[in-house]
Molecule: Glycine riboswitch aptamer
Organism: Peptacetobacter hiranonis DSM 13275
RNA sequence: AUGAAGCGUAUAGGAGACUUCCUUAAAUGGGGACCGAAGGUACAAAUGUUUACUAUUACCCGAUAGUAAAUGUGAAAUUCUCAGGUGAAUAUACUAUAUGGCGGAC
Numbered sequence: 001a002u003g004a005a006g007c008g009u010a011u012a013g014g015a016g017a018c019u020u021c022c023u024u025a026a027a028u029g030g031g032g033a034c035c036g037a038a039g040g041u042a043c044a045a046a047u048g049u050u051u052a053c054u055a056u057u058a059c060c061c062g063a064u065a066g067u068a069a070a071u072g073u074g075a076a077a078u079u080c081u082c083a084g085g086u087g088a089a090u091a092u093a094c095u096a097u098a099u100g101g102c103g104g105a106c
Base pairs, nucleotide, nucleotide: 006102007101008099009098010097011096012095013094018032020031021030022029033086034085035084039082040080042078046073047072048071049070050069051068052067053066054065055064056063057062
């Protein structure tokens, strides 16, 4: 379900940081500095599993709780600055509107 989430498309809004130095016809190539809002990386609380110890219950096994260690899951506009970017333009996370597109229940 007279179609949710999510994705796509269109329109509008939308920040930051050198129009740096040498070289080249050239944003070509090579340096140094910087930004974080394409994309990507890392992590908290919490929680799962395993092992050990302690306490309670219990004849033992077992169960419950706590502590310690190891190992997983674990967010972002935080973080790193890999990628991308540092005049304008283009692009950009995100927001709104539209959609006869995809999707098929959050």